[in-house]
RNA sequence: ACGUGCUUCGGGGUCGGUGAAAUUCCGAGCCGGCGGUGACAGUCCGCGACCCGUGCGCCCUCCGCCCCGGCGGCAGAGCGCCCGGUUGACCUGGUGGAACUCCAGGACCGACGGUGAGAGUCCGGAUGGGAGAAGACGCGU
Numbered sequence: 001a002c003g004u005g006c007u008u009c010g011g012g013g014u015c016g017g018u019g020a021a022a023u024u025c026c027g028a029g030c031c032g033g034c035g036g037u038g039a040c041a042g043u044c045c046g047c048g049a050c051c052c053g054u055g056c057g058c059c060c061u062c063c064g065c066c067c068c069g070g071c072g073g074c075a076g077a078g079c080g081c082c083c084g085g086u087u088g089a090c091c092u093g094g095u096g097g098a099a100c101u102c103c104a105g106g107a108c109c110g111a112c113g114g115u116g117a118g119a120g121u122c123c124g125g126a127u128g129g130g131a132g133a134a135g136a137c138g139c140g141u
Base pairs, nucleotide, nucleotide: 001141002140003139004138005137006135007134008133009132014028015027016026017025029121030120031110032109033047034046035045036044042108043107051085052084053083055081056080057079058078060076061075062073063072064071065070066069090106091105092104093103094102112124113123114122
């Protein structure tokens, strides 16, 4: 130095108005996972999670057989893994060797379910999962 175990970390954001009722409408705010990228990214490239699907494995229910503990059927539910699909949004000017990443200005985007009225911001799956990051130590080369 590389690989592999272990440990820890790993998502943020509201007030007012109207109204019987809205943090969901109206007005004005606020927020922005991870890796990459000649120079710093919510909007460039890719990833994760959410959602959908094939296959495989496990397991439960059901049916049949039999030597009551197994075998077969593959109809359905659940869980896991690989693979695939889907998955929102930016321009102009300036500086510079180089920037859709910085500065100036003006824009835009935001899953699913719930909710006495419609949600990026409330509640929920989630004290979850995860792209990854860091650390001291162990093992191997």

Notes
Predicted 3D model of a 141-nucleotide RNA (FMN riboswitch aptamer (RFN element)) from Luteimicrobium subarcticum. The RNAcentral record of the sequence draws on Rfam. Rfam family: FMN riboswitch aptamer (RFN element). Rfam links the family to the GO term FMN binding.